[in-house]
RNA sequence: AGAGUUUGAUCCUGGCUCAGAACGAACGCUGGCGGCGUGCCUCAUACAUGCAAGUCGAACGAGAAAGCGGUCUUCGGAUCGUUAGUAAAGUGGCGAACGGGUGAGUAACACGUGGGCAAUCUGCCCUCGAGUGGGGGAUAACAUUCCCAACGGAGUGCUAAUACCGCAUAACACCACGGUGUCGCAUGGCGCCAUGGUCAAAGGUGGCCUCUGCUUGCAAGCUACCGCUUGAGGAUGAGCCCGCGGUCCAUUAGCUUGUUGGUGAGGUAACGGCUCACCAAGGCAACGAUGGAUAGCCGGCCUAAGAGGGUGUCCGGCCACACUGGGACUGAGAUACGGCCCAGACUCCUACGGGAGGCAGCAGUAGGGAAUCUUGCGCAAUGGGGGCAACCCUGACGCAGCUACGCCGCGUGGGCGAUGAAGCUCUUCGGAGCGUAAAGCCCUGUCAGGAGGGAAGAACUUGUCAUCGACCUAAUACGUCGGAGACGUGACGGUACCUCCAGAGGAAGCUCCGGCUAACUCCGUGCCAGCAGCCGCGGUAAUACGGGGGGAGCGAGCGUUGUUCGGAAUUACUGGGCGUAAAGGGCGCGUAGGCGGAUUCGGAAGUCAAGCGUGAAAACUCUCGGCUCAACCGAGAGCCUGCGCCUGAAACUCCGGAUCUUGAGUACAGAAGAGGAGAGUGGAAUUCCUGGUGUAGCGGUGAAAUGCGUAGAUAUCAGGAAGAACACCUGUGGCGAAGGCGGCUCUCUGGUCUGAUACUGACGCUGAGGCGCGAAAGCGUGGGGAGCAAACAGGAUUAGAUACCCUGGUAGUCCACGCCGUAAACGAUGGGCACUAGGUGUUGGGGGUAUCGAUCCCCUCAGUGCCGAAGUUAACACAUUAAGUGCCCCGCCUGGGGAGUACGACCGCAAGGUUGAAACUCAAAGGAAUUGACGGGGGCCCGCACAAGCGGUGGAGCAUGUGGUUCAAUUCGACGCAACGCGAAGAACCUUACCGGGGUUUGACAUAUACCUGAAAGCUGUAGAAAUACAGCCUUCCUUUUGGACAGGUAUACAGGUGCUGCAUGGCUGUCGUCAGCUCGUGUCGUGAGAUGUUGGGUUAAGUCCCGCAACGAGCGCAACCCUUGCCCUUAGUUGCCAUCAGGUUAUGCUGGGCACUCUAGGGGGACUGCCGGUGAUAAACCGGAGGAAGGUGGGGAUGACGUCAAGUCCUCAUGGCCCUUAUAUCCCGGGCUACACGCGUGCUACAAUGGCCGGUACAGAGGGUAGCAAUGCCGCGAGGUGGAGCUAAUCCCAUAAAGCCGGUCUCAGUUCGGAUUGGAGUCUGCAACUCGACUCCAUGAAGUUGGAAUCGCUAGUAAUCGCGGAUCAGCACGCCGCGAUGAAUACGUUCCCGGGCCUUGUACACACCGCCCGUCAAGCGAUGAGAGUUGGGGGUACCCGAAGUCGCUGUUCUAACCCUUUGGGAGGAACACGCCGAAGGUAAAACCAACGAUUGGCGCUAAGUCGUAACAAGGUA
Repeated sequence: AGAGUUUGAUCCUGGCUCAGAACGAACGCUGGCGGCGUGCCUCAUACAUGCAAGUCGAACGAGAAAGCGGUCUUCGGAUCGUUAGUAAAGUGGCGAACGGGUGAGUAACACGUGGGCAAUCUGCCCUCGAGUGGGGGAUAACAUUCCCAACGGAGUGCUAAUACCGCAUAACACCACGGUGUCGCAUGGCGCCAUGGUCAAAGGUGGCCUCUGCUUGCAAGCUACCGCUUGAGGAUGAGCCCGCGGUCCAUUAGCUUGUUGGUGAGGUAACGGCUCACCAAGGCAACGAUGGAUAGCCGGCCUAAGAGGGUGUCCGGCCACACUGGGACUGAGAUACGGCCCAGACUCCUACGGGAGGCAGCAGUAGGGAAUCUUGCGCAAUGGGGGCAACCCUGACGCAGCUACGCCGCGUGGGCGAUGAAGCUCUUCGGAGCGUAAAGCCCUGUCAGGAGGGAAGAACUUGUCAUCGACCUAAUACGUCGGAGACGUGACGGUACCUCCAGAGGAAGCUCCGGCUAACUCCGUGCCAGCAGCCGCGGUAAUACGGGGGGAGCGAGCGUUGUUCGGAAUUACUGGGCGUAAAGGGCGCGUAGGCGGAUUCGGAAGUCAAGCGUGAAAACUCUCGGCUCAACCGAGAGCCUGCGCCUGAAACUCCGGAUCUUGAGUACAGAAGAGGAGAGUGGAAUUCCUGGUGUAGCGGUGAAAUGCGUAGAUAUCAGGAAGAACACCUGUGGCGAAGGCGGCUCUCUGGUCUGAUACUGACGCUGAGGCGCGAAAGCGUGGGGAGCAAACAGGAUUAGAUACCCUGGUAGUCCACGCCGUAAACGAUGGGCACUAGGUGUUGGGGGUAUCGAUCCCCUCAGUGCCGAAGUUAACACAUUAAGUGCCCCGCCUGGGGAGUACGACCGCAAGGUUGAAACUCAAAGGAAUUGACGGGGGCCCGCACAAGCGGUGGAGCAUGUGGUUCAAUUCGACGCAACGCGAAGAACCUUACCGGGGUUUGACAUAUACCUGAAAGCUGUAGAAAUACAGCCUUCCUUUUGGACAGGUAUACAGGUGCUGCAUGGCUGUCGUCAGCUCGUGUCGUGAGAUGUUGGGUUAAGUCCCGCAACGAGCGCAACCCUUGCCCUUAGUUGCCAUCAGGUUAUGCUGGGCACUCUAGGGGGACUGCCGGUGAUAAACCGGAGGAAGGUGGGGAUGACGUCAAGUCCUCAUGGCCCUUAUAUCCCGGGCUACACGCGUGCUACAAUGGCCGGUACAGAGGGUAGCAAUGCCGCGAGGUGGAGCUAAUCCCAUAAAGCCGGUCUCAGUUCGGAUUGGAGUCUGCAACUCGACUCCAUGAAGUUGGAAUCGCUAGUAAUCGCGGAUCAGCACGCCGCGAUGAAUACGUUCCCGGGCCUUGUACACACCGCCCGUCAAGCGAUGAGAGUUGGGGGUACCCGAAGUCGCUGUUCUAACCCUUUGGGAGGAACACGCCGAAGGUAAAACCAACGAUUGGCGCUAAGUCGUAACAAGGUA
């Protein structure tokens, strides 16, 4: 510090996700030791049991018992001493308000921070001053009489005090009044003087005898200490007030009656509506009152670079609470956790009358929960309470226990050790990995274990003892203070630590290994099981599931889950945006607010600087130190970014004063304009009405129909009526803030621009709320209504057509008034000011110049367009009219869907508008641009693509292939073009892979090893369907005699598989397509994907060539080179040929001879737009011509770019993986692949006279032949037979070519057409023609009379027609591959169909239009709105009742102190009663929040449901 994920790819926007750190955690697996920490986050739920606050006898009175001892005894006991002035209890004092817990409540001066109190209190403590005199009356305990279940209570009697109450004294205290000083901050504060009034106290303990009394000694007294009272001050703690700061919701906008203030009174420690009476009517709030929700706050902690964000566990500070609610008492302090009273809920006891209780103290229990500990030890330390002290108390605390919950440290061993052991895993079978790892050898000794040491350190103070010094005093007592010494005190703990002993012995796991992200293989599984943080894996070769091996990471832990921050600049202060990605308000006026021109003076709020105070400690950082290190702990420094006070500065902002003119405005003179409102008026058109002319149609459409018209339409002429809109002018022209505004005239009226001068003097800009304007549609009332036209009706179209088209047609459109308040209200661009190159139009002004002038040119201001520089932008684009550079103000955005929906509120007559969520769901949704593909987009151009032609297919019969069906099997593959006479160039057996049956198991076939045998083969026989088995016959070779070759058998490795996967593959092939394309290097452009080149202008069959050009070159394709054919030359002449010569024959190159010709097959020539003319850019090229056998690639072939189709083939072959192994292998026989209601493809033969039949007769080419072709001859009607000459082939044979030509016949018919089918008889091949061959002869003589929709081939030696040959092959050809013979027609042309190429355009497509995708319906699941209502909750309001209690009032009742008194009493005090307030409770009506609710609404999600086709290409109606 980033990464993954939207796309075919790219850039951007944008969300989601990951890597990091952290935790009071939990869960899973695992677990050796120690140190230091931490540990109910949930039910502020309920609690058994024990403990957590007592202490003081030096405040006071009283005062046991058991036990022990003594005495007595009637042996029952009594009594004394001790226990013991002890226990327990009481009076009294202090404490119990601290310490400890919890976080419910609280949005508040609760907390934090900084101030204030001139408005306050403060026990114990410290310092200083003064005092502590003298009296009185009670009361508990106790005793006794009673009540009571218990708790407890009542009466009588006795008694003490540091308990209580008077009196005295008393001030510098308090109060009142007077005088006065000083200070301050408004009230006022602090002093001084004088007068008057008021208020205190308590003693205890030790010691001593100087003075007094008795005189041992003690008392008074003195003294010391501890107390007590009063005053002043301090310290500490507390109270109150204020500034500032820190949560959410505005779908909470108004709240408030003690409310705000005043006067007076009360109350408090104290100010104050704190409370009350009266008076006034205020107070708070958009800078967010009120209400609702949530929450203890802070130091800090976590994270982060920081700013921030999150959090408030432990430790520390503050607050609040103590079963829930209310209340006071006591007290210095409480409205009191372990106090009281009342009410309520709950639990327990009860004799039913009534009582008791409060773990959110420490342990512990139950419950809840994913989850959180011991009913431990000790007061030794620290701290606290009481005490003079000893000491007591202390679940505070110190320790220990439990828990890997966290942090830190240590260990589980170290060295050597290769035959790289065994084992496991993988393997290309060679090996590789685990791996120096192990074993083995040599060592070490941490931790744990055992033994011993260790009374170490933690421990000092108080105390006791003795002692020294100082103080006090009459005193060397006593006492206090200080110093050193001795003694004693340890829960932890026999712990830490140290030593020794033995021995590698007791101690390693967890997660991950597709990318992010370090780490790879095998097996299993087969969209299953499963994984998954995101993207995504899994459908038979899974590095992603599960296991094994190996590896990576961390390590006594490792993972998972949850949460927080980070990454996230993804709320942007630091540090974002708004033309198209989310986002500018529809527009203006304007309030608050924010911001604001120039000069100068002053102030000093902001700002800056110095100093001071504060910012607790802990934490954090640095340094140093202590535990062996570290964690942890200690010390010092820093930090605490803040706040306050004070002093200073004055540039900027601000405030105040003065001045200015440039911003803004006013006046004046001109100017343009569909700016607005009202009134009037004009012509054209349309429709209607009237009349005329006129006749059969009009109208409408793609085509029609509905409709109108013989009752006279349309057309045409004339006249009239009505309403609405204003052609031309008209213009990226004008005006307006926007919406918007268009004939002409008038009236009223707003704004703008230009010019020159004068004036005002910052008067400005923006603008939350607010107010106004605001297209169309819509609404209300009343008019109006020609045309147009939702709805509606009809006609068409269509599968349907609630649409598009047509004929009609009502609201509406128009006017007046009033609503509505929205639009793609768009420049998808808020307003203002300033600055930053230009060019060119245009509108309205002004100026200059030229001109007589029109007018032209130049300059300038204001508007409105286009093009462009810099700059900006993701790109597109914007660019002085900014989307550039800056400033000011407003509005708005924060992933997509849900949703602009629901609820609420406001507005509206309604329709609806404004404001505006959540649950749930997805891993994207988007913008711009790129390359393709596609379009019922465009342009250009090709092709038997159409057209023009010729002949077919589709109908028939047959052949053949295929589907289907059938079957034991009908083996398998191929499926649009590009499967279907295809693999198959030939299924009777074989082939053969299929079926049935019969056999074999190292196998029909290959290799190797070991052992055994000696042949194997062949022949014969038997059984059998055969394979096979058995029997017999026949029988080897080399040799060193071990053996070898060969063969058989046995065994082991292995063979074998036309079994699966063509979607694991190689190879080969088809197809687009013989289409003209497909790319690269360098350069350039672009952020990039990419572009350029390859586009453009011409041209070509062609990316063929030329020209141009930020491109320049190159490669694979095209073309050419190759074969063949067409012409010529040459070479060579047998088997070919025969012109000439000779011979011969009925005849024949038959023979001699020849090689001229034909031909054969070698070599060469020839054609290149080379030449001429024209066109063209002078180019490329095209057109025409000449010559030529051939002319513009002459004809044909071979040749197939990058790629596409997961195209085809595992059954040609090869091959990975999987599967079978007495079978999915292999052998044999038989059957099947040949089936047959039927559909389709490809063919053959026909339907006839351009023909059939008969007779005669002519002319090819290319092939094949020895397991062969076979002549002549003979036989057969024929297929054929017989026979065998010749031929290994330019020699012989197949082999008669046929159509054609000549002659004859048939005469239009199911025929002398056609030949299917069937019967009979044969031939040939073959082991064998039954299933199932071909051919021949005789007989039979079916359909069919030119073929619907549709569809195929072909552009010249082509189509069509005709025959011939070959491969395969024993035989079998209508198929296939070749060959020649005869030999046409037509092409205007490119609109259309199909396919293709290039350019361009649109796109929501990219498995790419066979694409994408929308809505209803149906199904499942999920969350949610409405809903008659039902239930619950918290809070408030009003009223009723009204506990405890304070206060008030009362004082018939009670009454010790003190006062008065006439001794009766009174005064005073207190209780009851009463009054105000008042908790809980009750009643009532509302509001709010939540849950449930028949039914209902939409929404979301869910491989393969239904209906249509809305959108994306002009998406077929933009």